[in-house]
Description:
The RNA shown here (small-subunit ribosomal RNA) has 1543 nucleotides and comes from an uncultured bacterium. RNAcentral holds the sequence, with entries from ENA and SILVA. Its Rfam family is "Bacterial small subunit ribosomal RNA".
RNA sequence: AGAGUUUGAUCCUGGCUCAGGACGAACGCUGGCGGCGUGCCUAACACAUGCAAGUCGAACGAGAAAUAUGACAUUGAUUCCUUCGGGAUGAUUUGGAUUAUGGACAGUGGCGGACGGGCGAGUAACGCGUGAGUAACCUGCCCAUAAGAGAGGGAUAGCCGAUGGAAACGUCGAGUAAUACCUCAUAUUGUAAUUAAUUCGCAUGGAUUGAUUAUGAAAGAUUUAUCGCUUAUGGAUGGACUCGCGUCUGAUUAGAUAGUUGGUGAGGUAACGGCUCACCAAGUCGACGAUCAGUAGCCGAACUGAGAGGUUGAUCGGCCGCAUUGGGACUGAGACACGGCCCAGACUCCUACGGGAGGCAGCAGUGGGGAAUAUUGCGCAAUGGGGGAAACCCUGACGCAGCAACGCCGCGUGCAGGAAGAAGGUCUUCGGAUUGUAAACUGUUGUCGCAAGGGAAGAAGAAAGUGACGGUACCUUGUGAGAAAGUCACGGCUAACUACGUGCCAGCAGCCGCGGUAAUACGUAGGUGACAAGCGUUGUCCGGAUUUACUGGGUGUAAAGGGCGUGUAGGCGGGAUAGCAAGUCAGAAGUGAAAUACCGAGGCUCAACUUCGGAGCUGCUUUUGAAACUGUUAUUCUUGAGUAUCGGAGAGGAAAGCGGAAUUCCCGGUGUAGCGGUGAAAUGCGUAGAUAUCGGGAGGAACACCAGUGGCGAAGGCGGCUUUCUGGACGACAACUGACGCUAAGGCGCGAAAGUGUGGGGAGCAAACAGGAUUAGAUACCCUGGUAGUCCACACUGUAAACGAUGGAUACUAGGUGUAGGAGGUAUCGACUCCUUCUGUGCCGCAGUCAACACAGUAAGUAUCCCACCUGGGGAGUACGACCGCAAGGUUGAAACUCAAAGGAAUUGACGGGGGCCCGCACAAGCAGUGGAGUAUGUGGAUUAAUUCGAAGCAACGCGAAGAACCUUACCUGGUCUUGACAUCCCGAUGACCGCUCUAGAGAUAGAGUUUUUCUUCGGAACAUCGGUGACAGGUGGUGCAUGGUUGUCGUCAGCUCGUGUCGUGAGAUGUUGGGUUAAGUCCCGCAACGAGCGCAACCCUUAUUGUCAGUUGCCAGCAUUUUGGAUGGGCACUCUGGCGAGACUGCCGGUGACAAAUCGGAGGAAGGUGGGGACGACGUCAAAUCAUCAUGCCCCUUAUGACCAGGGCUUCACACGUACUACAAUGGCCGGCAACAAAGUGCAGCAAAGCUGUAAAGCGGAGCGAAUCACAAAACCCGGUCUCAGUUCGGAUUGUGGGCUGCAACCCGCCCACAUGAAGUUGGAAUUGCUAGUAAUCGCGAAUCAGCAUGUCGCGGUGAAUACGUUCCCGGGCCUUGUACACACCGCCCGUCACACCAUGAGAGUCGAUAACACCCGAAGCCUGUGAGCUAACCUAAUGAGCUUUGCUUGUUGGGAGGCAGCAGUCGAAGGUGGGGUUGAUGAUUGGGGUGAAGUCGUAACAAGGUAGCCGUAUCGGAAGGUGCGGCUGGAUCACCUCCUU
Repeated sequence: AGAGUUUGAUCCUGGCUCAGGACGAACGCUGGCGGCGUGCCUAACACAUGCAAGUCGAACGAGAAAUAUGACAUUGAUUCCUUCGGGAUGAUUUGGAUUAUGGACAGUGGCGGACGGGCGAGUAACGCGUGAGUAACCUGCCCAUAAGAGAGGGAUAGCCGAUGGAAACGUCGAGUAAUACCUCAUAUUGUAAUUAAUUCGCAUGGAUUGAUUAUGAAAGAUUUAUCGCUUAUGGAUGGACUCGCGUCUGAUUAGAUAGUUGGUGAGGUAACGGCUCACCAAGUCGACGAUCAGUAGCCGAACUGAGAGGUUGAUCGGCCGCAUUGGGACUGAGACACGGCCCAGACUCCUACGGGAGGCAGCAGUGGGGAAUAUUGCGCAAUGGGGGAAACCCUGACGCAGCAACGCCGCGUGCAGGAAGAAGGUCUUCGGAUUGUAAACUGUUGUCGCAAGGGAAGAAGAAAGUGACGGUACCUUGUGAGAAAGUCACGGCUAACUACGUGCCAGCAGCCGCGGUAAUACGUAGGUGACAAGCGUUGUCCGGAUUUACUGGGUGUAAAGGGCGUGUAGGCGGGAUAGCAAGUCAGAAGUGAAAUACCGAGGCUCAACUUCGGAGCUGCUUUUGAAACUGUUAUUCUUGAGUAUCGGAGAGGAAAGCGGAAUUCCCGGUGUAGCGGUGAAAUGCGUAGAUAUCGGGAGGAACACCAGUGGCGAAGGCGGCUUUCUGGACGACAACUGACGCUAAGGCGCGAAAGUGUGGGGAGCAAACAGGAUUAGAUACCCUGGUAGUCCACACUGUAAACGAUGGAUACUAGGUGUAGGAGGUAUCGACUCCUUCUGUGCCGCAGUCAACACAGUAAGUAUCCCACCUGGGGAGUACGACCGCAAGGUUGAAACUCAAAGGAAUUGACGGGGGCCCGCACAAGCAGUGGAGUAUGUGGAUUAAUUCGAAGCAACGCGAAGAACCUUACCUGGUCUUGACAUCCCGAUGACCGCUCUAGAGAUAGAGUUUUUCUUCGGAACAUCGGUGACAGGUGGUGCAUGGUUGUCGUCAGCUCGUGUCGUGAGAUGUUGGGUUAAGUCCCGCAACGAGCGCAACCCUUAUUGUCAGUUGCCAGCAUUUUGGAUGGGCACUCUGGCGAGACUGCCGGUGACAAAUCGGAGGAAGGUGGGGACGACGUCAAAUCAUCAUGCCCCUUAUGACCAGGGCUUCACACGUACUACAAUGGCCGGCAACAAAGUGCAGCAAAGCUGUAAAGCGGAGCGAAUCACAAAACCCGGUCUCAGUUCGGAUUGUGGGCUGCAACCCGCCCACAUGAAGUUGGAAUUGCUAGUAAUCGCGAAUCAGCAUGUCGCGGUGAAUACGUUCCCGGGCCUUGUACACACCGCCCGUCACACCAUGAGAGUCGAUAACACCCGAAGCCUGUGAGCUAACCUAAUGAGCUUUGCUUGUUGGGAGGCAGCAGUCGAAGGUGGGGUUGAUGAUUGGGGUGAAGUCGUAACAAGGUAGCCGUAUCGGAAGGUGCGGCUGGAUCACCUCCUU
């Protein structure tokens, strides 16, 4: 960085597709290791279980276990005494008061549960980002400073007792502590009010210093180090509010809004504020997009990209929002609070049915959903957080580990040698090639695996202690190549090819496209390529895509200029001077968090990863400057624009009036049988008098000539004449204004034809309609009629190919030539003329532009400004919605689905019921035929056991077949063979094989008999036959669409190409076209061409004349002989034969032509313009014919699809066609005569003479001849006679009888002869063939094939015509040109209905949801307000009792008050209910069109003049394409005319 794909090819436009990168991915196949990251994108679905927020005893009371103490009680070993009853002693056992230590659980109290962690539902918002502001605010813990902590009081939980309940949880009573609570005191720089001064600010206002009044604090603990407490100020941190700018889509959402906008006052809040309320005003937002609807957390950043951009918002970080759904407040410095509370809803659980409990979007985990996402792990060692004075406790934050190739990075699966190039595989031209140094094998190493030994850092602030990870990383040693490679692709894009299988099947496919028997495209294998522990697929995003174009596109014809104007907003805007500084530029300052990205260093062995530093973060804000440009203010100018004056041109518009020609109708006259119409007709009109013609009249519509790429108008459009009213443009002049301008979204107006409404009018024309034709049909074209309409007035409609398919304005950029209007100059007596200039309107043309065509001062050139419009084709200008319309309909205007194209210009062909030129027995002019008959022959069809196969318009059909009785023969039936009828190789046997004879049999065959090799070194060899084995033979089996070769055809038509050069972006063109000429691309001339090749012609054969040479088998002029036959001698003159030559070349003369080529005429000549004929067939076309001539790939058969034999068939026969023969007769038939006259051939398994026999076929015969010697061997013609126009003396089919010939054999199935028989046929419908001179026609002859068998074929000669004016037409062909939607090329392409299948979609009685609002009802919790007769410790107070330290104080009781509370009421208020509408989704009988689909039906609309030119708008009609009317366009061919241009 591009590539593939529209075409036969080309250039362009334009879409589709691919190659790249990325991912929280998933799926398929595969899977060795490590490091670092990442891991529910779906159901903000539901959750079992465990954990995730506690801590403080240095705030407080109480205090279990445990330890120590051990009063007292108890057990009672031992010993002693004993009166034997007992007593003493007391080791020891058990219980345990008290005291001390201790501190669990719970409670009061403090701080923390507002952080940390999760999620993205909601939110289009000051939510977020960025930058400002708060003189309108708050801030626990922390820091600094200043000051302080005095005196009292009343309760309460825990606990104890009682009691309710299943539980959760309470209730009552008694008593108790505090850093809990309350009262009083004191108090500043606090707060509130009043007030004075100073000072600051953009404003509201603020700050500072004073004065006065009122009011407001505190708490202690303790190990005596400290930690707490209160007030005030300041800081820091965190928060709150306000504002500028930015922040998705839809206008098929255009109006929204009532606390809404503002004010005054009040309330409320930390604070401003309609935040709330009362009153007042009526505002506020919106095309610079309000409102509504849809979608969405935002950002730093991430991905991509050259960038600008586009997309995304996982992980990390900032902000916001949320915590089952909705509402609410409490507490607090901070919440309207994820692991707090209350209420309501849904759900789940427990229940004793009374009532309760719960909230994983914390970490794990479960179910579910899903294509899909992990462990109910370890640890607080580190970092951080909470509490605490601290020790310490807590911490699913976090640090680690586990799982997952999910991603990135790194490493490995060895390395070196090794050719018998092993085996095996694959391919093969069978030689070999390849896998491939690959393996084996030899040597070696140790990343790595395993084992063992050692073993961290991470841990700090002086020491000590403390490690989840972890015996991990790392190091060392030993050992082992040992455990470790796949995936995808291989037709092009795109690196990489072969074989087999399959046979439009199975399948592939990203696009183009592969597959129908030789698939590099399917499947498999081998090989190869790419990447690699991954590879491929799918999905998504960016890129490529300049395919939304700011960078960086377009609009004449490809998609695209609004039908035209006017003008609003907006955008843009002439010259000069001065100011300002909004844009602009420069400097400085603040900010732009960190991380990321970039650059430079450092740390893990490297890298990924990570640390540090730098630059950067393109932005915003503030400030200081500059003043060119834009802007703005002021002054000014005239050239843009406008006005005035003068002048002429015009189908410009509106209204009224007038005119003549013509059509039709009516009346009258003349007049008679037709008129009219067409390709031809008919319908129609006419003897009731038409048409024609004359006169008169009526009425409507349109205005010939002039008339012109002439004029006018913005466009649509405007055409007789006159008048009135009126718009615009142009020229001249340069008086006035002084930028007043350009464009123009919406808006407003105008707007052909058709159409609509109302009322007129109606001659002609004429949709619809009717009839007649045409036609297969004809709802058409043609004809005869004919209604709306066409005309007028008023109103609507608002569209056209409304086109120059070209928006408007301004400026600039060679010329030439017409034309219209005006002005000036020159010239002239004047009209012409000539020159200059302005405006309009045409053509040609340079530069330039363009894909090309083309445009080219009237731009599609060069620039500026503004508007409109386009973004693949179809679906579709359709549906829905909205607006407009009386309607028809118009404007706006999608999607699903579907295709890989659709398209523009140009090129080469082909084609045209396009044109021009030319040729041909192509037509015409002629002659003879075919088509009718009979027969022959071929084909089709039918039949058959088989009727073998092929050939199929011309270019198959008397063709392959130059000859089917057997054979041929390929077909059928039957009988046989299986290495075979034929070839090669091997083995065995025999010595022959062959031939001959016999038997069986239809024969093949089988059997028997007979006969019987060569060479030799004697081993054997050669050859032949028989038998056997397997390789193989064999196939007229398939494919001519796998092929070679051969052939036909266009066509003996004159064409087909190349090299170099030139032109064109290119395909291509030129040459090869043009003017002449020719049979010819034959030749000449001209020409950006110059040459050349294959064709043409010539060279070859033959024929026509002649010379020469030669003279037998040919010939005989002259001579001789003669049987009279060139027979003989002789001769070679002639004929002839066949070698070599000559001759003809437009060479000569004249005319024409261009001084050419050539042509016409003539001379001479046997022959004259290629003399006649033949051979010879360019590049190519038809997948033309042939696999059955032959050859051949592949496939198929192999005791048969091969081979042999006999018989049959190819010879059939209701029929149809082709090609021939014979005829239909008198130009003839028959009979007789005339030995009339040929050419070319053939002949030994042959031709056969003479002669004889037979009516004849033929037989006998055998001379001669391997042939210029002999033979086969002529007919028509000519002469005479007869027949006399008949189904005949024509014609000969058919049939009978008898013969002949060939042959093993003529039944199926040959040919010939004789006699007899004697059919059709009397010149042939439509149609059609051949032939232009020795031709047609006619007459016979020969040959090949062949035993025999031509009416066929190929040749030969004899006799021997007619006609051609000419190129209009038919057919075929050549050249030039034109149109084309064709390129398989007109046998092309292609349109619409109908029928069938499938798909998506619109409408639809409705139905079912979802959703946002609105109105009303009900109204939980709760805040607020009121009330509060009920209850009430602290404060005040009264009465009273008691005490005392007695003006009083303390205290008890009973009251009152302040304050508080329950309760009650009210406003607001979620959920809920009711209601009517809105929006949106799904679905729905039926219905509408649309799309797609190898072979359906009907027509033929379009492309050529597409057979009626097409198309646009509109109306109408019709199965359908479509037809017709009216108006428009050329994006119509052809011819003629006019005009213009060029030369």